[in-house]
Annotation:
A computed fold for a 108-nucleotide RNA from Pontibacillus yanchengensis Y32, annotated as SAM riboswitch aptamer (S box leader). The sequence is in RNAcentral, with records from Rfam and Ribocentre. Model confidence (mean pLDDT): 82 of 100. The model forms 97% of the base pairs in the Rfam consensus.
RNA sequence: CUCUUAUCAGGAGUGACGGAGGGAACUGGCCCGCAGAUGUCCGGCAACCUGCUUGUGGAAGCAAGGUGCUAAUUCCAGCAAAAUGACCAUCAUUUUGGAAGAUAAGGC
Numbered sequence: 001c002u003c004u005u006a007u008c009a010g011g012a013g014u015g016a017c018g019g020a021g022g023g024a025a026c027u028g029g030c031c032c033g034c035a036g037a038u039g040u041c042c043g044g045c046a047a048c049c050u051g052c053u054u055g056u057g058g059a060a061g062c063a064a065g066g067u068g069c070u071a072a073u074u075c076c077a078g079c080a081a082a083a084u085g086a087c088c089a090u091c092a093u094u095u096u097g098g099a100a101g102a103u104a105a106g107g108c
Base pairs, nucleotide, nucleotide: 002107003106004105005104006103007102008101013042015041016040017039021032022031023030026078027077028076029075043070044069045068048066049065050063051062052061053060054059074100079097080096081095082094083093084092085091086090
C1' cells in the first nucleotide's frame, strides 16, 4: 500500500506544555477556538488481540502486556430504494442499504 472479517447511537479531565487555527479528504451545512481550541505529555475510558480462572463446548468472569479512543452518531448530508406529505417533473421528512472513512485481528 492493498484484500478479508468484525465493530463504529455507550464511555473517558476544573491537570501541565504550547500559542492559531481546527472538526480525515472534496462540496454544502453546522459547530469548536486567545475565557487558549487542534497538538504533545500526564491522567482517564474501553476491552479487539493477549494472559489467567471456570466450563465438554458455545460462553462467562478477572487482569491490563500490544493496540485504540478520550466535543458533537464516523458532527450531518452527498449515491440508491421504500414509506409519508405537498404532487407532473420535483421538493421535504423518516427508515433501510450502499459509498467513503476510522479501529482491531488476519492475509498478500